The part of an RNA shown here (large-subunit ribosomal RNA, domain VI) has 271 nucleotides and comes from a wastewater metagenome. Its Rfam family is "Bacterial large subunit ribosomal RNA". Gene Ontology terms of the family: ribosome and structural constituent of ribosome.
Context: one part of a larger RNA
RNA sequence: CGUUGGAUGGUUGAGAGGAGCUGCUUUUAGUACGAGAGGAUCGAAGUGGACGAACCUCUGGUGUACCAGUUAUCCUGCCAAGGGUAAGUGCUGGGUAGCUAAGUUCGGAAGGGAUAACCGCUGAAAGCAUCUAAGUGGGAAGCCCACCUCAAGAUGAACCAUCCCUGGGGAUUAAAUCCCCCUUAAGGUACCAGACAGACUAUCUGGUCGAUAGGCUGGAGGUGGAAGUGCGGUAACGCAUGGAGCCGACCAGUACUAAUCUACCGUGAGG
Numbered sequence: 001c002g003u004u005g006g007a008u009g010g011u012u013g014a015g016a017g018g019a020g021c022u023g024c025u026u027u028u029a030g031u032a033c034g035a036g037a038g039g040a041u042c043g044a045a046g047u048g049g050a051c052g053a054a055c056c057u058c059u060g061g062u063g064u065a066c067c068a069g070u071u072a073u074c075c076u077g078c079c080a081a082g083g084g085u086a087a088g089u090g091c092u093g094g095g096u097a098g099c100u101a102a103g104u105u106c107g108g109a110a111g112g113g114a115u116a117a118c119c120g121c122u123g124a125a126a127g128c129a130u131c132u133a134a135g136u137g138g139g140a141a142g143c144c145c146a147c148c149u150c151a152a153g154a155u156g157a158a159c160c161a162u163c164c165c166u167g168g169g170g171a172u173u174a175a176a177u178c179c180c181c182c183u184u185a186a187g188g189u190a191c192c193a194g195a196c197a198g199a200c201u202a203u204c205u206g207g208u209c210g211a212u213a214g215g216c217u218g219g220a221g222g223u224g225g226a227a228g229u230g231c232g233g234u235a236a237c238g239c240a241u242g243g244a245g246c247c248g249a250c251c252a253g254u255a256c257u258a259a260u261c262u263a264c265c266g267u268g269a270g271g
Base pairs, nucleotide, nucleotide: 001153005164006163007162008161009160010159011158015150016149017148018147021049022048023047024046025045026044027043033038051107052106053105054104055103059101060100061099062098066094067093068092069091070090071086072085073084074083075082076081111145112144113143118138119137120136121135165270167181168180169179170178171177182268187265188264189263190262191207192206193205194204195203212258213257214256215254216253217252218251219250221247222246223245228241229240230239231238232237
């Protein structure tokens, strides 16, 4: 821009893409078969491999400043306690959220239809025979459905529900045109707080009729026993106060802070 008024939400599915794999074991059954040796079809169940998708409960990884330890050095006058730097975390031990696999769960199926090779029924031409000539049945990991995803620019532009608009004057005309005044709805956008989204955009959640983000409070979770003080020890240090102190993303609550005030687009019943 189109889809023949505009808009919000929800569908249909022309069409397109994806998937489609397979082993072993048990049972049927040491049965059928076979002199024996050996040893099934069909069917049922279980368990794997590879591949794929989703997810983070578990097992782990990461987790650049969440916690702790620690070396050197500098600084806060000193002690103590802290902070900075150490090849863009000094090193080390852990680790929330998120992301993630080696982790967890699930998938291929079943079923229907038309068929291929092939197997048939009835059956003539051709008194027989013949699956075929008329007629008719079965038959594959393949084909069409079925399963998952996208999908009406499917210009053949689909459908459903709901919402909104019911002014005036003038000019010109092939017309849905143009000008002025009035009125601008439903809805949308800008702007702002943001994330389950994200390069930007888009999408999504909110904007005081508010929990959208921050803060605060509580919880979960991490670290692992803070500082200060007291006690013990010559001291290094240890013990107690006390599962302490600190704490990024997680879960709630709470308007304390910030989402202010607003502006614009979109019209007037639809050849």
Overview
RNAcentral holds the full RNA, with entries from SILVA.